[in-house]
RNA sequence: AACGAACGCUGGCGGCAUGCUUAACACAUGCAAGUCGAACGAGGUACGGGGCUUCGGCUUCGUGCAGAGUGGCGCACGGGUGAGUAACGCGUGGGAAUCUGCCCUGGAGUGGGGGACAACCGCUGGAAACGGCGGCUAAUACCGCAUACGCCCUUAGGGGGAAAGCUUUAUGCGCUUCAGGAUGAGCCCGCGUCGGGGUCCGCGUCGGAUUAGCUAGUUGGCGGGGUAACGGCCCACCAAGGCUACGAUCAGUAGCCGGCCUGAGAGGGCGAUCGGCCACACUGGAACUGAGACACGGCCCAGACUCCUACGGGAGGCAGCAGUGGGGAAUAUUGGACAAUGGGGGAAACCCUGAUCCAGCAAUGCCGCGUGCGUGAAGAAGGCCUUAGGGUUGUAAAGCGCUUUCACCCGUGAAGAUGAUGACGGUAGCGGGAGAAGAAGCCCCGGCUAACUCCGUGCCAGCAGCCGCGGUAAUACGGAGGGGGCUAGCGUUGUUCGGAAUUACUGGGCGUAAAGGGCGCGUAGGCGGCGUAGCCAGUCAGGCGUGAAAGCCCCGGGCUCAACCCGGGAGGUGCGCUUGAUACUGCUAUGCUAGAGUCCGGGAGAGGAUGGCGGAAUUCCCAGUGUAGAGGUGAAAUUCGUAGAUAUUGGGAAGAACACCAGUGGCGAAGGCGGCCAUCUGGACCGGCACUGACGCUGAGGCGCGAAAGCGUGGGGAGCAAACAGGAUUAGAUACCCUGGUAGUCCACGCCGUAAACGAUGUGCGCUAGACGCUGGGGGUUAGGCCUUCGGUGUCGGAGCUAACGCAUUAAGCGCACCGCCUGGGGAGUACGGCCGCAAGGUUAAAACUCAAAGGAAUUGACGGGGGCCCGCACAAGCGGUGGAGCAUGUGGUUUAAUUCGAAGCAACGCGCAGAACCUUACCAGCCCUUGACAUGCCCGUUUCGGCCUCGAGAGAUUGGGGCUUUCAGUUCGGCUGGACGGGACACAGGUGCUGCAUGGCUGUCGUCAGCUCGUGUCGUGAGAUGUUGGGUUAAGUCCCGCAACGAGCGCAACCCUCGUCCUCAGUUGCCAUCGGGUUCGGCCGGCACUCUGGGGAAACUGCCGGUGACAAGCCGGAGGAAGGCGGGGAUGACGUCAAGUCCUCAUGGCCCUUAUGGGCUGGGCUACACACGUGCUACAAUGGCGGUGACAGCGGGAAGCGAAGGGGCGACCUGGAGCCAAUCCCCAAACGCCGUCUCAGUUCGGAUUGUUCUCUGCAACUCGAGAGCAUGAAGGAGGAAUCGCUAGUAAUCGCGGAUCAGCAUGCCGCGGUGAAUACGUUCCCGGGCCUUGUACACACCGCCCGUCACACCAUGGGAGUUGGUUUUACCCGAAGCCGGUGAGCUAACCGCAAGGAGGCAGCCGUGGGGGAGGCAGCCGACCACGGUAAGGUCAGCGACUGGGGUG
Repeated sequence: AACGAACGCUGGCGGCAUGCUUAACACAUGCAAGUCGAACGAGGUACGGGGCUUCGGCUUCGUGCAGAGUGGCGCACGGGUGAGUAACGCGUGGGAAUCUGCCCUGGAGUGGGGGACAACCGCUGGAAACGGCGGCUAAUACCGCAUACGCCCUUAGGGGGAAAGCUUUAUGCGCUUCAGGAUGAGCCCGCGUCGGGGUCCGCGUCGGAUUAGCUAGUUGGCGGGGUAACGGCCCACCAAGGCUACGAUCAGUAGCCGGCCUGAGAGGGCGAUCGGCCACACUGGAACUGAGACACGGCCCAGACUCCUACGGGAGGCAGCAGUGGGGAAUAUUGGACAAUGGGGGAAACCCUGAUCCAGCAAUGCCGCGUGCGUGAAGAAGGCCUUAGGGUUGUAAAGCGCUUUCACCCGUGAAGAUGAUGACGGUAGCGGGAGAAGAAGCCCCGGCUAACUCCGUGCCAGCAGCCGCGGUAAUACGGAGGGGGCUAGCGUUGUUCGGAAUUACUGGGCGUAAAGGGCGCGUAGGCGGCGUAGCCAGUCAGGCGUGAAAGCCCCGGGCUCAACCCGGGAGGUGCGCUUGAUACUGCUAUGCUAGAGUCCGGGAGAGGAUGGCGGAAUUCCCAGUGUAGAGGUGAAAUUCGUAGAUAUUGGGAAGAACACCAGUGGCGAAGGCGGCCAUCUGGACCGGCACUGACGCUGAGGCGCGAAAGCGUGGGGAGCAAACAGGAUUAGAUACCCUGGUAGUCCACGCCGUAAACGAUGUGCGCUAGACGCUGGGGGUUAGGCCUUCGGUGUCGGAGCUAACGCAUUAAGCGCACCGCCUGGGGAGUACGGCCGCAAGGUUAAAACUCAAAGGAAUUGACGGGGGCCCGCACAAGCGGUGGAGCAUGUGGUUUAAUUCGAAGCAACGCGCAGAACCUUACCAGCCCUUGACAUGCCCGUUUCGGCCUCGAGAGAUUGGGGCUUUCAGUUCGGCUGGACGGGACACAGGUGCUGCAUGGCUGUCGUCAGCUCGUGUCGUGAGAUGUUGGGUUAAGUCCCGCAACGAGCGCAACCCUCGUCCUCAGUUGCCAUCGGGUUCGGCCGGCACUCUGGGGAAACUGCCGGUGACAAGCCGGAGGAAGGCGGGGAUGACGUCAAGUCCUCAUGGCCCUUAUGGGCUGGGCUACACACGUGCUACAAUGGCGGUGACAGCGGGAAGCGAAGGGGCGACCUGGAGCCAAUCCCCAAACGCCGUCUCAGUUCGGAUUGUUCUCUGCAACUCGAGAGCAUGAAGGAGGAAUCGCUAGUAAUCGCGGAUCAGCAUGCCGCGGUGAAUACGUUCCCGGGCCUUGUACACACCGCCCGUCACACCAUGGGAGUUGGUUUUACCCGAAGCCGGUGAGCUAACCGCAAGGAGGCAGCCGUGGGGGAGGCAGCCGACCACGGUAAGGUCAGCGACUGGGGUG
């Protein structure tokens, strides 16, 4: 795009079309083929006339009508259907051996006779259908005779064969026979037309080879028969043919065509309506009649089915029009009319006509029209959305103005009909009328694809053509608003073509995506070198014929347009005939040598086959020497060995394979071929250029060869070695490793016929840059690393090709020829069938079902028990810990009314918490409040707020009362204004309620790792690459060099802070070396050098020297220096990753709560405790504890504070209050040193736990604070597997300060004191960086993914069988019918005979009877439908059980 459609929702009008695609299933009822009285007889009836009459009627004539019968024509047309048919059935083009009623023209004729049968009558059978017998009768029915122009036969003499009449009367219609023709008309011209049937042939006409052979009247001939006619159509005889790979036969499917749909075309699909042909008419068979049939509404027979029946018998055939049932997703009225067109009959009137013309039903399709038009902004209301402003629906509506198509009402009213006749139909049309009046839906809005928001829902419900949506913010589900599309329709489904170059003729491919046969020889076939001549089959050109009409296309015309219809034209790529051309192809003839081959001369080679020979090695056997092991492995063991192994020496046996040479090398068609020699033998190559003269290339089938394994028979068997056994390994180990070991490996003969049989690259020929090797020949030569030529074999590379990779004279380039093969993945190289095989199996080779991919090449990452290089307390080397104990703290778990919440590997767990007794607090219980504890707005009232005392209720929140004190700012002196407070109503507040997977911000982590990118250029079809890789170097993408890159950005480094040295400035609260003064002997004063404080500066840059490196960057060493190669520390964290963490810091979208999920209070809980884990503290002791004694810091903090001296207490602490808003005062040291003691003990270690008495803070220490004294004195004796930190002022160890804080520190953040050990090194573990490689990974190895088993479902193979379809062969039976024979029975016409008759004769007529001819029944035979028996072929259904497959 299309449709004979169907389904869903919807539906105003008209025109024109179309309407059982399924059950060729079954059919009730009606109708669909009759007509002619001008062919004929008889009866009936109506009317009229005549006659008779007993008035009942009878009879006759005429006219008309209807029915039956004889007869004629028609019924073979028209109408239906598509079952069958793969066929001369159809299409197209030809042919010859034919028929043709009715019609026309022409010729001739139409004479004279005869005998019957229906109807009818009588009798009679039957339920019926339908008959039987007898009798009568007419004809255009039937039969002789006569005649025969033309006709037929013929032996060419001859012979044979016809007829029908009727009617009006003016005439016509007929009949017989023969021939010719074609209709149209007044005539001429022109034009058009010139029928139908049968039959034969060329070409064309679906798919299957898992159908390869078929055929006996088969193929042909002679002779007959038969037919309208040719013919094996049929028959007898003779011959043995005919068809087939260019697809016979068989099975499947199918009516064919004009055309229709689609497509740019080529093509593909279809074969409704209309038209041509064919076939069929319940199924099968058969003929009759006829001009025509093997006959839809005829006959006969058989069968199935239905119906009637009195059971004896009968009837029927809608695939005609309607209609019914049924089937189905689905397809209409039991309508009108013969008015038109056409058909049958008739002289005609006319009759018949479900052909036809109309109407009805159906949006089934196509076409047309309408459902209004204009105006209308306050952009109304309502709806929806909203950032709350607004936006949108939307000029849309309303309102105002206008119009009336269609429909409706009234009226009028056709054409179609030439004179009459109109079913349609009072229809179309026309006129008038009323009134916007009666008339819009459907689908879609994630991408493809045009159209977006809200709500609901929450992997549910659902959607879905493909991709895919839905798990709480869904433009994808459902609803709504809005929008998009089409519109009386719109969607869906189905089907066809297109897109699809996705079967490729036009117009594809095969190295790696699917695809080159394992290799050769070769048959058919296809293709084929250079000339000459001929032919003209192919080819080309012209002409002629045909290619029906309709349709398509063009032009024109008619319905108002269109659809539709009409006229004309063009086209119809085809076929046939004919004329011509002869280049090319072909054919014939004749030449040629460039292709191909032969010959001669050479050389190379693991080419093949057979026979023989050889040495090394291995194993075994014998003997010697010799002794305890050997062997084997990662380590072992099995195993061998004291019965003497292994080792070693000598001798012997056997089988197999041939080290070095050896190569990127050679040979072969491939498989493949390797010691040496001989024999036989194939091929290729080079040189010569003598010969043949296209002998060529390819190659479906076919034939042969064909590694390894395997099979058969017979040998052989050393080593090796499936299976097997044992030992190990392991969770297991039917493996890898080890010890053994059988087939086999070897030989002969015969099978098998496969492979990653690979260059994953068919064969042959020609053409298209090179370079460098190897190999076999030839030529030249200046003799070389030389030039050249032919053959082979490699590597690199150009053009070109390729999706890329890559190929590239050995093509995957450019061409030609031929073969093979491919067409998404899985199922499956499987099943079935065939062929082959001894078997194993091979070969050929599907389908159901299932998936939305499977694949190739390349790219970037990530990953690897891949590689290279390199870092890091990563390992190693060390020191100290954790894991064991007690306690502290966090977490899990459990518990609980609640034990609030979050954090979850590293990177949660002394984390949020830098302070949970109340508060905090988010949790629980109970009691209260509801505009609220807090904000803004409005109204009213009051006038500070508050503080203190006191009485009362209550657990408190809260609440009632009294007293005292004090009384805001401005002011126009007014509660007037502001503020504050109280009260009220409503907007609202409030939420630590949910979502960190809706977010901002902040943070953790990789990681202070050295990386991450961009612009331009270049390369690539592209992803992308290059830069950023490489060589060095660095802590570093740090720097240098190189380079199709050149630059740049974020990172690194530096700039900042701090520590370390010096200088300078400054000199109090800091300092005191010298000097001076002073002193209570303390820097107290002068003083500012020093220390220090805190401002400014200097200093370090590989700057210098040497070495090294590449003359670089840099590295190593040295000098100097306080410091040296980044001097130490800090701050600083690239692009990004983890949907990492946080909605409970804050902010914030959405959702949720609103007398509660908000707010207040009291109490409780977060502090629970069988357990488990993390982080810590204190220890287990002598490098120690205890007692005594003596020193030395820094960072900091201090007014609701630090708090000195002094005093009290054993102590916590109390008292005290100096000084200090702090370089001034205060907080303020310990380890260590020295002396003493303890002596290895659960202790003078250790301090848990518990008792008790206190201290302090605080409203308050019960749950649940810290501290002190006395008493108590637990576990613990160095901590399993495992695991953590640290590289120097570090670890370890010692104390001090601070934040939080009323109080509470083993935590956290800082500070100083004392102060080590070790690093060979980078194999390994972990993490990381760069390069490279592989990849089937990309959620990226915590990836992906394989098979069994279990379960469910699906399709399928096998299967004892069983059911059915179809078909073949043989035989039996054999209806009807036709043919043949017979025909004793029956028999009108014709011929005789007799009786008889007429006649003068010849001769004639002739009832009944008899005979003959002819006919009929019957019988027999041949053929044959149905049916039957038997044996097969083939297809399908079902099938216990079973095999694999697919999906989950």